[in-house]
Formats: sequence, structure tokens, C1' cells
RNA sequence: CGAGCUGGCCGGGCGGCCGCGUCGGCACCUUGAGUGCCGCCGAGGAAAGUCCGGACUCCACAGGGCAGGGUGGUGGGUAACGCCCACCCGGGGUGACCCGCGGGACAGUGCCACAGAAAGCAGACCGCCCGCGUGCUCCGGUGCGCGGGUAAGGGUGAAACGGUGGUGUAAGAGACCACCAGCGUCCUGGGUGACCAGGACGGCUUGGUAAACCCCACCCGGAGCAAGGUCAGACAGGGGAUGUUCGAGGGUUGCCCGCCCGAGUCCCCGGGUAGACCGCACGAGGCCGCCGGCAACGGCGGCCCCAGAUGGAUGGCCGCCGCUCCCGGUCCGCCGGGAGGCACAGAAUCCGGCUUACAGGCCAGCUCGUCCU
Repeated sequence: CGAGCUGGCCGGGCGGCCGCGUCGGCACCUUGAGUGCCGCCGAGGAAAGUCCGGACUCCACAGGGCAGGGUGGUGGGUAACGCCCACCCGGGGUGACCCGCGGGACAGUGCCACAGAAAGCAGACCGCCCGCGUGCUCCGGUGCGCGGGUAAGGGUGAAACGGUGGUGUAAGAGACCACCAGCGUCCUGGGUGACCAGGACGGCUUGGUAAACCCCACCCGGAGCAAGGUCAGACAGGGGAUGUUCGAGGGUUGCCCGCCCGAGUCCCCGGGUAGACCGCACGAGGCCGCCGGCAACGGCGGCCCCAGAUGGAUGGCCGCCGCUCCCGGUCCGCCGGGAGGCACAGAAUCCGGCUUACAGGCCAGCUCGUCCU
């Protein structure tokens, strides 16, 4: 200097004029959700998706079983999680790093097209060997037919039931041997563990796929701020079915059992109300420092209060600067003119995550390459 990897941050600035919302203070007044003045504060890193986990509220005897759903290496963190951190194994990359629906194929079922003889316990197309019969013969042999042996060689395929070299054989074959890979058993060392390294022995050798059904391990009450409360206000009933302790109806997820509440319940037609207040923001809160820890994070101390609307507030105009684009010039430093509001995008009970979107930039660490010293 170039190319990359990982993490973090900003995302228009300044000034002026007018305007908006909650809360607080002062004053006035017609005491009215009133008026005026002043002051603090006033959208996000994703407020988005509604995908997970909770806090909170209400229901439930808050039990059991079946179904259903979720997660899936180990150890930590957390209120909890399907999240985060560290590590292990496998894969990718020269590397920094990144990826993983990471338990089980010897419980069972299914699938593996085409090609190929054969794709789960197989299989003989071309071959190789032996025997019988037969033809030819240069008497070495060779062609054909039948029977038997074989899977080392060739072919097909993504994949062919271990690999290399030898012994052996009629020809071959883990049939046997050496080395190697794999698997199993036992032992030694390291590690909290998943696992890693090594040694001994051994039958010799036991495709893939579970992001297919399934099996195994662990986890799971329901509904949701339109939850749930308080106050005020209004009304108009009519018809039918069924039940009252031998229990209609309701609750307990979907079902069953059990349990609980229970004198009313359900259906049809018709009428009235939709207002005000609470919930509503002090939080598993934010920032700074120290300590512990590889880290996530935790502990201690200090400082701070940072929206709470309800047809739903934070905006409009102007000037300068910044940025982007276009044109012209250029001493290559930049100058002049014009245009453009200039990324994604707006709280609604709150919090911890994940995922998605993002113009233009800034910072830190690490890796590789080249050059110079």
C1' cells in the first nucleotide's frame, strides 16, 4: 500500500421566528376538559415481524393419563428461552474466521430414479478355472454345447459389502500373513465434561437417508392491557326448549378419569348503553468506576429519572454549513453554478432475545499478499 475477517458507533449540524404534548409553578377568572406566562422532559437501532421467553392480570382443587407441541454435543450465563458465552466433534477456507435441525440406522417401517448381473444381506453381463461331449488342428492348442467352481480383473453408477503387497489355489477369495483404515473389548494418561492421545487383544469388516415416519432424553396449565378493576348512566320486553341434588349448565387446553361450582341454563325476535378514571411507566432501569471471571455475566460503590398519547403530541418557514448528483473550469489543492430533504423508518402494558430493512460514513483488533528499511 492492497485484499479480507470480526466487533463497536454515528446516521445531518448550527442559528432565528412561529407552533404542539405530559407534568410542575405563578397569576387571572365566567370555577369551565378555562385563559395567559415560565420551566424540566418529549420516538428507534431496529419502534418493524409477532418468531421465542418472561413480568403482570384473571380463571382453575393448581391432580393423573392419552394426544399435541418444543428442544437435541458438553459445561457455564440468565428471571427464563428455541437466546448469549466458552469448549468438543464434523465440514469449508492459505489464514483471520465461518457454517451445523450436532442423540439413535443393531427397535421397526419406508425411500435410493436411470444405468447396471446386482443397491440389504444380494449378485454373474464380459470374464477366469475344472470336468464331460463334439468339431478343427501346424498336436502347442482352439471353437461350440452342457455341468460345476469363482467374484481377484473389466464394465455400470453418487455409492458395488475394506485398501496395498504377498502366500496359497485348478482358478480365486481375509482362506491365511504383514502393514493400514474401520469396528468391538480392556488398560494408561489428560480434561468438570463432550472428548483427545497412546497401548494390548480380536471376530476379520456390519451402504446411505431420521431437515422421512419413528425411537430415546429433557421441557410445556389456559387466556391475554381489547388482561383486569372503580365510578357514573340507560333500558322493554315477547316466544320456545330443558333442569332443580337420581344434577341442566359451567370450570379444569383437545379428549378421558377424578375433582370443584351450581338453581338456573340455552336458543330465537326486539330494545337500551359505548361515558369518565385506574391499570400507565421507578424498571429483572440507565450511565460511570473498581473487583472476580478466558468470556457471556456477576458483585460492590457513586450519579441520574430519560414520552405516556387516546382520531392519537415533538412540526412548519428562513439562513449558513455538511452530504449526494449534474454541468463548467482547474495550478489537481480545489473553485463556480444548478438541483435534491438527504438510508431504513413512528411508541400505545413493559422487558430479555432472534429475524428482516438500512443512502452515507467513523473507530478498534486480527489475517493474507506485495514493497521498503